A computed fold for a 168-nucleotide RNA, annotated as Lysine riboswitch aptamer.
Its mean pLDDT, the model's own confidence on a scale to 100, is 78.
Of the family's consensus pairs, 100% are formed in the model.

[in-house]
RNA sequence: ACACAGGAUAGAGGCGCGGUGUCCAUCAGUACCCUCCCGUAAUAAGCAGCUUUAGCGGGAUGCGAAAGGGAACAUCGCCGAAGGGAAGAAAAGCAGCUGCGCGCUUCUUCGCUGGGCUGACGGAGAAUAUCCGGCGGACUGUCACGUGAGUGGAGCGCUAUCUGGUAC
Repeated sequence: ACACAGGAUAGAGGCGCGGUGUCCAUCAGUACCCUCCCGUAAUAAGCAGCUUUAGCGGGAUGCGAAAGGGAACAUCGCCGAAGGGAAGAAAAGCAGCUGCGCGCUUCUUCGCUGGGCUGACGGAGAAUAUCCGGCGGACUGUCACGUGAGUGGAGCGCUAUCUGGUAC
């Protein structure tokens, strides 16, 4: 001087990612509740047992939400940002107790996805909103190969700086 494992720090991608707040619409003239009418008798409150409550279903009038999900704007933190899957643990709530079950949410571990857009499909959702999934399409950043058109790969990537060892 050059090449290349390893380590540290910083950084880039762009309709980039997530949190929070405000506001608006939706949910919905729905649920609850008041009054009235009809039906029902062992039924209802996740299941079983025991207990407690007295209801339960439908209709009419009146009153009339909220949560979850979302758009826009603002703000904060960020660039495996984050999202999703599987397994495990804790755990609000489901009238009370015991057992079981469901399960908002949180945490841990292991795989998957470079990014947003878009199409059809599947799932979630009250939903034509929106979200999630793999697939298709063009685009985009990046690296590799190629004279080129282009092709291929994946974030366990890429760029820069520093460190560091090895070989020549």